[in-house]
Context: one part of a larger RNA
RNA sequence: UGACGGGGGCCCGCACAAGCGGUGGAGCAUGUGGUUUAAUUCGAAGCAACGCGCAGAACCUUACCAGGAUUUGACAUGGGGAGUACCGGUCCAGAGAUGGACUUUCCCGCAAGGGGCUCUCGCACAGGUGCUGCAUGGCUGUCGUCAGCUCGUGUCGUGAGAUGUUGGGUUAAGUCCCGCAACGAGCGCAACCCUCGCCUUCAGUUGCCAGCAUGUUUGGGUGGGCACUCUGAAGGAACUGCCGGUGACAAGCCGGAGGAAGGUGGGGAUGACGUCAAGUCCUCAUGGCCCUUAUGUCCUGGGCUACACACGUGCUACAAUGGCGGUGACAGUGGGAAGCCAGGUGGUGACACCGAGCUGAUCUCAAAAAGCCGUCUCAGUUCGGAUUGCACUCUGCAACUCGAGUGCAUGAAGGUGGAAUCGCUAGUAAUCGCGGAUCAGCAUGCCGCGGUGAAUACGUUCCCGGGCCUUGUACA
Numbered sequence: 001u002g003a004c005g006g007g008g009g010c011c012c013g014c015a016c017a018a019g020c021g022g023u024g025g026a027g028c029a030u031g032u033g034g035u036u037u038a039a040u041u042c043g044a045a046g047c048a049a050c051g052c053g054c055a056g057a058a059c060c061u062u063a064c065c066a067g068g069a070u071u072u073g074a075c076a077u078g079g080g081g082a083g084u085a086c087c088g089g090u091c092c093a094g095a096g097a098u099g100g101a102c103u104u105u106c107c108c109g110c111a112a113g114g115g116g117c118u119c120u121c122g123c124a125c126a127g128g129u130g131c132u133g134c135a136u137g138g139c140u141g142u143c144g145u146c147a148g149c150u151c152g153u154g155u156c157g158u159g160a161g162a163u164g165u166u167g168g169g170u171u172a173a174g175u176c177c178c179g180c181a182a183c184g185a186g187c188g189c190a191a192c193c194c195u196c197g198c199c200u201u202c203a204g205u206u207g208c209c210a211g212c213a214u215g216u217u218u219g220g221g222u223g224g225g226c227a228c229u230c231u232g233a234a235g236g237a238a239c240u241g242c243c244g245g246u247g248a249c250a251a252g253c254c255g256g257a258g259g260a261a262g263g264u265g266g267g268g269a270u271g272a273c274g275u276c277a278a279g280u281c282c283u284c285a286u287g288g289c290c291c292u293u294a295u296g297u298c299c300u301g302g303g304c305u306a307c308a309c310a311c312g313u314g315c316u317a318c319a320a321u322g323g324c325g326g327u328g329a330c331a332g333u334g335g336g337a338a339g340c341c342a343g344g345u346g347g348u349g350a351c352a353c354c355g356a357g358c359u360g361a362u363c364u365c366a367a368a369a370a371g372c373c374g375u376c377u378c379a380g381u382u383c384g385g386a387u388u389g390c391a392c393u394c395u396g397c398a399a400c401u402c403g404a405g406u407g408c409a410u411g412a413a414g415g416u417g418g419a420a421u422c423g424c425u426a427g428u429a430a431u432c433g434c435g436g437a438u439c440a441g442c443a444u445g446c447c448g449c450g451g452u453g454a455a456u457a458c459g460u461u462c463c464c465g466g467g468c469c470u471u472g473u474a475c476a
Stems, first nucleotide, its partner, number of pairs: 001476002003473003007470007015460002019424005026316008034307002042053002064302007073125001077124002079121006088103006106115003127291002130289003136285002138280003141276001143274001148187006154163003167178003193268004198236007207226003212223003239262001242256005318417001322376006334365003339358002343354004383414001388409007430452007
C1' cells in the first nucleotide's frame, strides 16, 4: 500500500421487512447429470452451466456410429500431356455414392495460336468441427450503470509511498458547495443520441370527414375538402426558472403556484481502470503440435429422440373470481409474390376445389382474448386433460425408428403442494390474447406488441451484495 475480520462509524440496492404471484407435490414439454448404447457428436459447470451455443436434428443439417466407396482429392493456385466439348437428357446395374451405354455439341482469330471447359499424369500442395481458450486476436459474460480508477507539476517522507481523492455539508453520482500544501488535468458520472408523453408549423394519399352536395347497395360509397384523427419531417417546451420556508449569505432540501409534463418526467442505447489464466481454437482469424490411401472426401442406413433414476427451466391443471353454450364490442406491433389469401362451394373438422385483390396506410393474414348473458351446484364432477385405439388432413423424394394437425372413442395423476426457494415498487406484478425471426413442415422456447390492471414499503436491528472513512493483523 492492499486484502481480510463472527472490529467500529456513515450510506445504498426487491438485500431484508411490508405485500402480490409463483417454484419445490401431479401430468406433460424442454435442457442437464447419470446409466445404457455400435453411436447415443461436441462445448457450457456456484452466482455468471442446465428452454445455454441450437432464430427451429425425419434426409440434409451432422461434427457421432455401422457398412459401401475414394486418394492431387468435395474446394484453390501452378506445371506436363490429351481431347473439343462441358452442361443437360434417356436407359441399365446398384441402397446410394458410383460405374456403363446412347444422345446433344464451344468462343476469338485468315492462319499460327489464344481462351474456356473436360479428362489424365505425377509433384508442389489441398483438406482436418483433430489437440492446446493455460500460446493468442476478435467477441462475450461477471462484479456493475457500482462510483470509482488514474496522471502532470508541486509539497512531505531515507524509502515503499503519501498528499490531491481526506474533512464539514449535499447528491442517483469523485454530483455540487465550503474548507484544506496543494494546483490543475484525463478515463468514468451527467449532458449530447433514440423513443414515449404536450403544443405549433409544413405536407395530405392509400389515411380522415367538420361544414356543403349526392346516392341508396347505408360502407367516406361518390363529388368535394385537409378543419379534426392520423401519418412523418422540422421546431417549441422543464431550467429548481418563479414564490415561501430551511440551510452557512453556499451547494442543496421541503412545500407551493403555473404547467401536458417537476426536480434525472418514463423507457432505451451507452459498461471507466481492472477482476475471474472466466467462456469461446465447433462462427471467424491464428502460433505450435498431430493426421495425410486418412483424424481428409463421397454415400446409404442408424444415432444426436435411448430410460430403474436425480436436478434445473417452463406449460397445463387441481376448478364456481370457474367449466360449457350463446352473444358478438374495443387493440397494437408486425408479416406477405415459389407469398398473404378475400369471397363462393364441399367436408363435423384438419383441409380441399374454384377464384378476386395485393410488389400492400389501398388487398390480405385477422377471429383479438380476457368482457357480457344463460346453465352447471361442489362431485375426481359438465373439473382436469395425460395415455391409448380407430379413421383421416397437410408438408415433404420420404413421416417405421422420429413431424404437426383433425374427428370419434378412451379418460390417468392431480383436491393448492415438506424442508427450502424465486420474481416484482406502477401502467409494474398478476392476468388476457396478438405478431415476428428461424422455417418445406414442426414452439409450452425466444424476441416483440397491445388489452384489463392491483397490493405494499413502518423501517434499516437482522440475511446477501456493494461504496467511503477508520481500526487490528502472525496474510501478500
Notes: The part of an RNA shown here (small-subunit ribosomal RNA, 3' major domain) has 476 nucleotides and comes from Acidiphilium sp. DKAP1.1. The full RNA is in RNAcentral, with records from Greengenes. The prediction has a mean pLDDT of 82.